Small-subunit ribosomal RNA from a Bacteroidota bacterium, 1520 nucleotides, folded computationally. Lineage of the source: Bacteria > Pseudomonadati > Bacteroidota. Its Rfam family is "Bacterial small subunit ribosomal RNA". Its family is annotated with ribosome and structural constituent of ribosome in the Gene Ontology. Model confidence (mean pLDDT): 82 of 100. It was read from a public genome assembly.
[in-house]
């Protein structure tokens, strides 16, 4: 210096991540409508639906200066007393002739996709009243007709018939040509042609009123206006409409038009129009504008402006400048209304109204005062245009509803952690102040200025100019101006997130909310209230719609390997796109000018209403066409040239390329002989099948057909389906050299043609093996299936369809660029070789780069060109119809309507797997031993009662809570009581409690009697009652509101975190690997380098020793005493007791190993590799358990859900299950003898010890508050006995007699004796525990307890084993990994049938109805033509006749849409059946195409792909 004002997101797929990708949401808008509310003005707007029908009023008339003339008014005259007669004589004038309007104004969007409209051009192919300017005229003539009068038909509307009459009404004659014809000259044009002269023939005008001022009339010309018509361009949706057209397309004449044309007709050619989308259907006025958007764009046509079309549904012409005419005519139709039934008369889509339709849209208003518009000389007159008023918050804009002061922060409400604090809130009250609006009073406009009258002035036949005078619907309206007096004036909506705004109380998956996610099942910020709080405000939601966000159709600005998308593959047409140099040219392109783009709007600047809304000037701008002059650089058009694309030509080369023929050996399977004898086959195991009628098996031979081991390989060749013994013949293609030849001759390729695996047809072979269908046999709950045994179509050959597949590299062709490294395959060049080195192709890995990631990566999915195909959320659906094609099966094309809030891609962390590796555990194994069967004991279920309180339920409930239910426990049930309550605190007050007798009652409990204080000087306490009051009380509910305690995974070896570094992210790394270990224990490596809960260790107990100390323990040695005994006296040695410390660390030695560590029956020690064994439980799971320990939040019950008693019940008893004890015996019963612990208890207690009882126990009676005293073994040992049996086993049941505790042993305790002797004989599936002082067997203790239902629990000790080859399996775990469609995480997800209930929809004998359209028959007005008749002086007209046509009939056929008995998929709906098809190797890997076949999911053939785990093996590549 140009230049520029302009662009926000968000929520909702997942456990989390990234993407794809739909859906909602936040903004603006409206001719709205609907809820709830309402104080006023301005300005604006108002049937979007039934162009449905319309009652009644108005909306188009005027001129008397065009004419006759005069019903009706009013003067005026003339008769008459008057009423009245009569009089066009004046003002004026119905009706009638004439003249002009009547085509504009207004109104609505029915048709119309079309030169309708917009735009930009042509009319050399046109017309034009009124006006404007210019020229020229205006002569003579004539004969009707309304009206009026008469008459006559009708109900009516109107007709008809005489007689007379007028005119600017209507003819005739003169005169006029730039009119028409012939001829002929000049000038220009793009073509038909124009313009402009002469001559000669023909034909055609006209009207008059006047107030004398003027108004008018014809002709020509031009000019404005206004019309008309032609073209280029732009202009909705369907191809599931592909062909279309018969005046159709051109010609040639003629005829019609204001004019061009097939406009219309005769004749002649056969053209026309179409994939650049015709016809046909479908919807619809178009366009300035408007709304939205950062623009591009998109949606749309209300209000105002241009154009167009219509006026009851059609059809037709007449009049005229102009019309096929809203508020004229004619004729058909439908309807409505009159009527004397004969006949008539109507059109509001003018403006008000009305009915109807509807969510819904206003006054049967004033003026014509103002702005147009008609008529007229004017005055006037008319105008539902128009000005204005009314209604309606429909919309935009403004104003108000007060202002300022006021804290005891008032009072109510409301929340709370509640003697109080917060909010409402300076908000009230109160004090001062102001009055817009609003009411009462007064005044009071501009809109008006012109016509037109007078007057003046000016130039001068008229026309300019000034002055004065008249005119207001709105309206006493707008406004000023004065009183009083805060006085008259707020709602509506939200409050879980998007999205400003939060409590409390009700409800309890109910009510109900919801734009999307979602909320609501007892503590709801999401319902409803209510307080508060937010947004907006006369509105304020909600609802419909459109634009935006939507780069979610992508020009701007999208994608296609796995989300949705690449055509199976090739050839080729049209199209679109193209290599180098150079000239012309100038469409494309760019610049300059000029037209044009109506106004109005939109954007600036200004003005006017008090501001604004809104209006009025000015400019801008209208991105757009046309037009003309320039540039020429790219693109096209042409000419000339090139060689590098391309394609040829010589010469080699390579190959499971292809056709079509010969030939060949192994299997195999049938035959046939022979040997030869019982199986064979065939599975996980089998059985069907074959076979003593001789098979399988060996041996010869023979014959079929198929298909080609080994070479053979991420080898090779093709366009792609595909293609493999050997060989010959034909035919292609490709790559290498060379660089001869051509000279861009290339790419791409909608339609279109050809190939195109397998399965499948059709016709003829052919048939060995396999093998859909099928039958048989196993499997199985079934099993239409995975296995087995057979078996046909088809597998193979011709010839002829089919036309699809995961036809996949899930990646269109084509050309060009971009880092390397390594292999393979066909050439070439170089070199002895080794190599090197150039093309073409084929594999890996990787750079930048891209990519949501995964990956892709010169063979790209990277960077860019070109042309093609294809996508636009899931499901319906690749289906329904319709069309094509096919012989069928099917193939291509290909929706809706319904429905959901997602579906999906890629990665990430779990979990999980009938994947994988690799490790552990009494997990398996190897072993002892139960248990399941018996009886009893005790828990549970179940089931019974009034109650059988309640809780625990796979592991982790079931001798569990309960470590002890007669009664109490007690929570339950009958019954009977109490109400400040059965316990506790505080108080007025009493003075006794407390004990004691009576009386009722099961008992509590009442109800009477008695008895009676203490401390202190005292006030007073202590202790008992105790009115009122204030607290109560709940084993009632929720462990899904809670703490705390618990159980389990699991004493399992894990769980994490800082800092850093990888990844867009989730998240990884550390923690993974290599080895080791009980161990994430410890070493080594390493983008990690540290930490911390956990592990280990620290604690206790025990095993070995030492020092310390010795009672109530010890006694060795001395003493003393005893029948005997640490009994005494000593005494610390020992034993033990208990404190304190030692001791074990893989320290030592040997092997192995970097290390750590590992192995040695190694040393050495009491004890070896964590000695043994408690205690000690990481982050966290199961909404585990427990609100009945305890505590709590909420609820809920208060003469009961509390509380006190009796008595019952928790102990019931067909049954199932757990857990135990005792057993079945002889390793044993029984009887007699005899020995050893240790740990704890113990004064209402344990008790020696004597005496009694067969005993249980009982009487008497020591010792001990405990290393003193006591409670004290038992298996084992020794001997006897029994001899395998329901026993001398086993002991349950049952009778009888007792003890003991207790207030009390019926329901319901335990122990003694006598008796009585049951079931059991070792225990189906199936299953439990244990790895050393361990199992297994022996008894002793203690909790609780008066006492016991203890065979249970928690301890102690005594006696004392067997096995472990191992890790395949079972079950449970850690780690890595690996697949996933699971994340309530496999106890998961999920699919089809069937059966139900809804919704939409396809078919379908038909049925009804709509609109287009053929074709035929018929034909009203009316134009045109024809006309012999009549009528007229005549122009002409009247009848007829011809064409044509609205409308009607009539027929077939198509299409569209409604209904349809039935019938068919399809969605969808918390808990319907069947099964299990998918997702892990989903348990028979799974999809694709295809063909049988099955209840269904689906199964099987063939044939393809990997979007398949595993596991071995090959080949590659990477690194070393």
């Nucleotide at each position: 210096a140009c230049a520029a004002c302009g662009g926000a997101g968000a929520g909702u797929u997942u456990g989390a991540u990234c993407c794809u990708g739909g859906c909602u949401c936040a903004g603006g808008a409206u001719g709205a409508a609907c809820g709830c509310u309402a104080g006023c003005g301005g300005c604006a707007g108002g049937c979007c639906u039934a162009a449905u029908a319309c009652a009644u009023g108005c909306a188009a008339g005027u001129c008397g200066a065009g004419g006759g003339g005069c019903a009706g008014c009013a003067c005026g005259g003339u008769a008459g007393c008057a009423a009245u007669a009569c009089u066009g004589g004046u003002g004026g004038c119905g009706a009638c002739c004439g003249g002009c309007g009547c085509a504009c104004g207004g109104g609505u969007g029915c048709g119309u996709a079309a030169c309708a409209c917009g735009u930009a051009u042509a009319u050399a192919a046109u017309c034009u009243g009124c006006c404007u300017u210019u020229a020229a005229c205006a002569g003579g003539g004539g004969g009707a007709u309304a009206g009026c009068c008469c008459g006559g038909a009708g109900a009516a509307a109107u007709c008809c018939g005489g007689a007379u009459u007028a005119a600017u009404a209507c003819c005739c004659c003169a005169u006029a040509a730039u009119a028409u014809a012939u001829u002929u000259g000049c000038u220009g044009g793009c073509a038909u042609c124009a313009g402009u002269g002469a001559a000669u023939a023909u034909u055609a005008a006209a009207a008059g009123c006047u107030c004398c001022g003027g108004c008018g009339g014809u002709u020509a010309a031009a000019g404005a206006u206004g019309a008309a018509u032609a073209u280029g361009c732009g202009c909705c949706u369907g191809a599931u409409u592909a062909g279309u057209u018969a005046g159709u397309u051109g010609g040639u004449g003629a005829g019609g038009u204001a004019a061009c044309g097939g406009c219309u007709c005769a004749c002649c050619a056969a053209g026309g129009c179409g994939a650049c989308g015709a016809u046909c259907a479908g919807u619809a006025g178009g366009g300035g504008a408007u709304c939205u958007g950062a623009g591009a764009g998109g949606a749309g046509u209300a209000c105002c402006c241009c154009c167009c079309a219509c006026a009851c549904g059609g059809a037709u012409a007449c009049u005229g400048a102009g019309a096929c005419a809203c508020g004229g005519a004619u004729c058909c139709g439908a309807c409505u209304c009159c009527u004397a039934c004969g006949g008539g008369a109507g059109g509001c889509a003018g403006c008000a109204g009305u009915a109807a339709g509807g969510a819904a849209u206003a006054u049967u208003g004033g003026a014509c005062a103002a702005u147009g518009c008609c008529c007229g000389c004017a005055a006037g007159g008319g105008u539902g245009a128009u000005c204005c008023a009314g209604c309606c918050a429909u919309g935009c804009c403004g104003c108000g509803u007060g202002c300022a002061g006021g804290a005891a922060g008032a009072c109510u409400g409301c929340c709370c952690u509640a003697u109080g604090g917060g909010u409402u809130g300076u908000a009230a009250a109160c004090u001062g102040c102001u009055u817009u609006u609003g009411u009462a009073c007064c005044g009071g406009a501009g809109a008006a200025a012109a016509c037109c009258u007078c007057c003046c002035c000016u130039c001068g036949u008229g026309a300019g100019g000034g002055g004065a005078g008249c005119u207001g619907a709105u309206a006493g309206u707008a406004u000023g101006g004065u009183a009083a007096g805060a006085a008259u004036a707020a709602g509506c909506a939200u409050c879980g997130g998007c999205u400003a705004a939060c409590u409390u109380c009700g409800u309890g998956c109910c009510a109900g909310c919801a734009g999307c996610c979602g909320c609501g099942g007892u503590a709801a910020g999401a319902c409803g209230a209510a307080g508060g709080a937010u947004g907006c405000a006369a509105g304020c939601g909600u609802u419909a719609u459109c634009c935006g966000g939507a780069u979610u159709c992508a020009u701007u600005g999208g994608g296609u390997u796995u989300a949705a998308a690449g055509g199976g593959a090739g050839c080729g047409u049209a199209g679109g796109u193209g290599g180098a140099c150079u000239g012309a040219u100038a469409a494309g392109u760019c610049a300059g000018u000029g037209g044009u783009g109506a106004a109005a709007u939109c954007u600036c600047c200004g003005a006017g209403c008090u501001u604004a809304a809104c209006u009025c000037g000015g400019a801008a701008a209208u991105u757009g066409c046309c037009a003309u002059u320039g540039a020429u650089a790219c693109u096209g058009u042409u000419g000339g040239u090139c060689u590098u694309g391309a394609g040829u030509a010589u010469a080699g080369u390579u190959g499971c390329c292809g056709u079509u023929g010969g030939c060949g050996g192994a299997a195999u399977a049938u035959g046939a002989c022979a040997u030869g004898u019982a199986g064979u086959g065939g599975u996980g195991a089998a059985a069907u099948a074959c076979a003593u009628a001789g098979a399988g098996a060996u041996g010869u031979c023979a014959u079929a057909g198929a298909a080609c081991a080994c070479c053979g390989a991420u080898u090779g060749c093709g366009a792609a389906g595909g293609c493999a013994g050997c060989u010959g013949a034909c035919g292609a293609a490709a790559c290498u050299a060379u660089a001869a030849c051509u000279g861009a001759c290339a790419c791409u390729g909608a339609g279109g043609c050809u190939c195109g695996a397998a399965a499948g047809u059709g016709u003829g072979g052919g048939g060995a093996u396999c093998a859909a269908a099928c039958a048989g046999g196993a499997u199985u709950a079934g099993a239409u299936a995975c296995c087995c045994u057979g078996g046909u179509a088809g597998u193979c050959c011709a010839c002829a369809c089919u036309g699809u597949a995961a036809a996949c590299g899930a990646u269109g062709a084509u050309u060009a660029c971009u880092c390397g490294c390594u292999g393979c395959u066909g050439g070439g060049a170089g070199g002895u070789a080794a190599c090197u080195u150039u093309c073409a192709g084929u594999g890996g890995c990787u750079u930048a780069g891209c990519g949501a990631a995964a990956g892709c990566g010169a063979u790209a999915a990277g960077u860019a060109a070109u042309c093609c195909a294809c996508c636009u959320g899931g499901g319906g659906a690749g289906u329904a119809c319709g069309c094509c094609g096919g012989c069928a099966a099917c193939g291509g094309u290909g929706a809706a309507a319904c429905u959901c809030a997602a579906a999906g891609g890629a990665a990430u962390u779990g979990a999980c797997g009938g994947g994988g590796g690799c490790c552990c555990g009494c997990a398996c194994a190897a072993g002892c031993g139960g248990a399941g069967g018996a009886g009893c004991a005790u828990g549970u279920g179940g089931u019974u009662u009034a109650a059988u309180u309640c809780g625990a339920u796979g592991a982790u409930a079931c001798g569990c809570g309960a470590g002890g239910a007669a009664c109490c426990u007690u929570a339950c049930c009958a019954g009977g009581g109490c109400u400040u309550g059965a316990a506790a605190g505080u108080u007025a007050g009493u003075g006794a409690c407390c004990g004691g007798u009576g009386g009722u009652g099961a008992a509590a409990g009442c109800c009477a009697c008695u008895u009676u204080u203490c401390a202190g000087c005292a006030a007073u306490g202590a202790c008992a009652c105790g009115a009122a009051a204030c607290u109560a009380g709940g084993u009632g509910c929720u462990g899904c509101a809670u703490g705390g305690c618990u159980g389990u995974c699991g004493u399992c070896a894990g769980c994490u975190c800082g800092u850093g570094c990888c990844g867009u992210g989730a998240g990884g790394u550390g923690u993974u690997g290599g080895g080791u270990u009980a161990a994430g224990u410890c070493c080594c490596g390493c983008a990690a380098c540290g930490a911390g809960c956990g592990c280990a260790a620290c604690c206790c107990c025990u095993a070995c020793c030492a020092u310390u100390a010795g009672u109530u323990g010890c006694c060795a040695g001395c003493g003393a005493g005893u029948a005997a005994u640490g009994u005494c006296g000593g005494g610390g040695a020992c034993u033990c007791u208990a404190a304190u410390g030692g001791a074990a660390c893989u320290g030592c030695c040997c092997g192995c190993g970097c290390a750590a560590g590992c192995g040695g029956a190694g040393a050495g020690g009491a004890a070896g590799g964590u000695g043994g064994g408690g205690a000690u439980g990481a982050c966290g799971u199961c909404a585990a358990g427990u609100c009945a320990u305890c505590a709590c939040g909420g609820c809920c019950c208060u003469u009961a859900c509390g509380u006190c008693c009796u008595g019952g019940g928790c102990u019931a008893c067909a049954c199932a299950c757990g857990u135990g004890c005792u057993a079945c015996a002889a390793u044993g019963g029984c009887c007699a003898c005899u020995a050893c612990a240790g740990a704890g208890g113990g004064c209402a207690g344990c008790u020696a010890c004597u005496u009694g009882g067969c005993a249980a126990c009982a009487a008497g009676g020591u010792g001990c508050a405990a290393a003193u005293c006591u409670u004290c073994a038992a298996a084992a040992g020794u001997g006897g006995u029994c001899u395998c049996a329901g026993u001398u086993c086993g002991g349950a049941u049952u009778g009888g007699g007792g003890u003991c505790u207790g207030c009390a042993a019926c329901u319901c305790g335990a122990c003694u004796c006598c008796a009585u002797g049951a079931a059991g004989c070792u225990g189906g599936a199936a299953u439990c525990g244990c790895u050393a002082g361990u199992a297994a067997u022996c008894g002793c203790g203690c909790a609780u307890c008066a006492g016991c239902a203890a065979u249970g629990g928690c301890g102690c000790g005594g006696u004392g084993a067997a096995u472990a080859c191992g890790u395949u399996c079972c079950c449970g775990g850690a780690c890595c990994u690996u697949g996933u469609a699971c994340a309530c995480a496999c106890c998961g997800c999920c699919c089809g049938u069937c059966a139900a209930g809804c919704c939409a929809u396809g078919g379908a004998a038909g049925u009804u109805g709509g609109g287009a359209g053929u074709a035929u028959c018929u034909a009203a007005a009316g134009u045109c033509g024809g006309u012999a008749g009549c009528c007229g002086c005549a122009a002409g007209g009247c009848g007829c006749c011809g064409c044509c046509u609205a409308g009607g009939g009539u027929a077939a056929a198509a299409u569209c849409a409604a209904u349809g008995a039935c019938u068919g998929g399809u969605g969808u709906u918390a808990a319907g059946u069947c099964g299990u098809a998918a997702c892990a190797a989903g348990g028979u890997a799974g999809c694709c195409g295809u063909a049988c076949c099955g209840g269904a999911a689906g199964g099987u053939g063939c044939g393809g792909c990997u979007g398949g785990a595993a596991c071995a093996c090959c080949u590659c590549c990477u690194u070393u």